[in-house]
RNA sequence: GCGGCUAUAGUCUAGCCUGGUAGGACACAGCCUUGCCAAGGCUGUAGCGCGGGUCCAAAUCCCGCUAGCCGCA
Numbered sequence: 001g002c003g004g005c006u007a008u009a010g011u012c013u014a015g016c017c018u019g020g021u022a023g024g025a026c027a028c029a030g031c032c033u034u035g036c037c038a039a040g041g042c043u044g045u046a047g048c049g050c051g052g053g054u055c056c057a058a059a060u061c062c063c064g065c066u067a068g069c070c071g072c073a
Base pairs, nucleotide, nucleotide: 001072002071003070004069005068006067007066010026011025012024013023020056028044029043030042031041032040049065050064051063052062053061
């Protein structure tokens, strides 16, 4: 220098192909339950790496960039 893969909440992860309310688990907070704790139940807080484009609508499609990993030279 060229190519490929990956980036979603404090942590892990689904969704991306085929655009249409961003879901789950753990953790955290509150409540219920209990004599207390644990366990269990309910509710809540919190997220699409950055910039741009297309579109009525982008985590998803397109372009560029950043970071990590792999391969080629």
Molecule: transfer RNA
Organism: Thermoplasmata archaeon